[in-house]
RNA sequence: UGAGUAAAUCAGAUGAUCGCGGGCACCGGGCCGAAAGGUGGUGCCUGAGGAAAGUCCGAGCUCCGCAGGGCAGGGUGCUGGGUAAUACCCAGUGGGGGCGACCCCAAGGAAAGUGCCACAGAAACAAACCGCCUUCAUUAAUGAGCAGUGGCCGGCAAAGGGCCAGUGUUCAGUAAUGAAGGUAAGGGUGGAACGGUGAGGUAAGAGCUCACCAGCGGUUAGGUGACUAACCGGCUAGGUAAACCCCACCUGGAGCAAGACCGAAUAGGGGGGCAAUGGAACGGCCCGUUCCGCUCCCGGGUUAGGUCGCUGGAGGCGGCAGGCAACUGCCGUCCAAGAUAGAUGAUCAUCCUCGACAGAACUCGGCUUAUCGAUUUACUCAGUUU
Numbered sequence: 001u002g003a004g005u006a007a008a009u010c011a012g013a014u015g016a017u018c019g020c021g022g023g024c025a026c027c028g029g030g031c032c033g034a035a036a037g038g039u040g041g042u043g044c045c046u047g048a049g050g051a052a053a054g055u056c057c058g059a060g061c062u063c064c065g066c067a068g069g070g071c072a073g074g075g076u077g078c079u080g081g082g083u084a085a086u087a088c089c090c091a092g093u094g095g096g097g098g099c100g101a102c103c104c105c106a107a108g109g110a111a112a113g114u115g116c117c118a119c120a121g122a123a124a125c126a127a128a129c130c131g132c133c134u135u136c137a138u139u140a141a142u143g144a145g146c147a148g149u150g151g152c153c154g155g156c157a158a159a160g161g162g163c164c165a166g167u168g169u170u171c172a173g174u175a176a177u178g179a180a181g182g183u184a185a186g187g188g189u190g191g192a193a194c195g196g197u198g199a200g201g202u203a204a205g206a207g208c209u210c211a212c213c214a215g216c217g218g219u220u221a222g223g224u225g226a227c228u229a230a231c232c233g234g235c236u237a238g239g240u241a242a243a244c245c246c247c248a249c250c251u252g253g254a255g256c257a258a259g260a261c262c263g264a265a266u267a268g269g270g271g272g273g274c275a276a277u278g279g280a281a282c283g284g285c286c287c288g289u290u291c292c293g294c295u296c297c298c299g300g301g302u303u304a305g306g307u308c309g310c311u312g313g314a315g316g317c318g319g320c321a322g323g324c325a326a327c328u329g330c331c332g333u334c335c336a337a338g339a340u341a342g343a344u345g346a347u348c349a350u351c352c353u354c355g356a357c358a359g360a361a362c363u364c365g366g367c368u369u370a371u372c373g374a375u376u377u378a379c380u381c382a383g384u385u386u
Base pairs, nucleotide, nucleotide: 001382002381003380004379005378006377007376008375009374010373012351013350014349015348016347017346018345020047021046022045023044024043025042026041027040030039031038032037049357053368054367056366057365058364059363060362061255062254063253064252073251074250075249076248077247078092079091080090081089082088093107094105095104096103097102108246109245113244114243115240116239117238129187130186131183132182133181134180135179136178137177138176139175140174142172143171144170145169146168147167149165150164151163152162153161195213196212197211198210199209200208214236216233217232218231219230220229221228222227259308260307261306262305269298270297271296272295273294274293278292279291280290281289282288315334316333317332318331319330320329321328322327352355
C1' cells in the first nucleotide's frame, strides 16, 4: 500500500422564527359536560430508533383457571456456566469451510420396533445378473489303448505278423450346453452394494490369516463434563428420526381494546311509605292477585364517557472488586416521549462528505430482517521499501 476478519460508535451540523404533545411554576375563576371530569394565558424545560419493524422466542405485569398424581398434546435436544427467563449469551467439545485472522452446524438414540430409500440395478439388507471355481450329465473334435470287419503288403499256400481305412468301446485333457453347489476378488447399476489398502492363502474366493487405517466394545490415564490419548479384544453392525417412534428435561389460557376505579339519565332491579279506595287485566258479582301513579332508600351494570394502568426501570453512565468471558456485587451520579384519532413538524440562513433503512402506542431481554455511508480499535494474508 492492497485485500480481508472481528468488534464498537455515529446516523447531516449550527442558529433563528412559527406551530404541536408532555411536565413544572405563576396568573385566572370563566367555559364545556348529565356526572365523573376536562379545559385557558404567560414563562421555563423536554419531545422517536438502531432497528421504534417482523411478532419469531423468553419474561415482567393483569385477568381467568388450578388439591395431588398420571396420560395426551406442544416445545427443547453436545458439555459446563450466565441470566428473571430463553430456542439468547459466554467458554469449551465434536464435525465442516477458509492459506490465515476467523466463520458455520436442529450436534441425543438407527444394536427396541415399524416405515421409506425415486430412476437405474440381479439385489437397497442380510443380495449371485455377468464373471471366477468345483462336481455331474449330454454333445463335438483330438489323442491313446482294446475288440471285431474290410483292403493292401508279405508268402507256393495256410496260420501268425505289419500297414491303412472305418466301426464299437474305455480312458485322458479341451470346448460348448444344461443342472447342482461354492464364491462378494473383478465387471456393471447407483448418492449408497454388506469395512478400506496391501501381502499371504485358496479349487476359486473370503477377516480365512497378518500389517496399517476407519469403526465398535473394554481397561487405564487426563478432564467437573462433552471428549481426548495409549493399550487390549472380537473381527464389522448401509442410510434416513426438520419419518413414526424411543429416551431425558421443560410446559395452564388469554393479552394494556389486559385490567382497576369513578359516574348519570326520561334505561332498568330490589325494598319501604303515601294517595286514591282511583284506573286496567282475570271474573256474571264480591273477596283476592298482578300492573299503572308520587316519593324515599339500597345495590349493580352500561356508552370508542372520564381517571388510572403509563413509564423510575431485571434503567443509563462512570469507578472499584470478582470472573478467561457472558455476567455479578458495591459506591457515586443522571432522569431520557408517554399521545388516545393519536404531538415529535414547517419556513429561513450558513456549512459539509449532500444525508440510507425507516417512525413510539404497557414495558423489558434476545433473535431475525432492512440500511447511503463515515470513524475507531484489535488481528490476518500478500506485495514493496528500510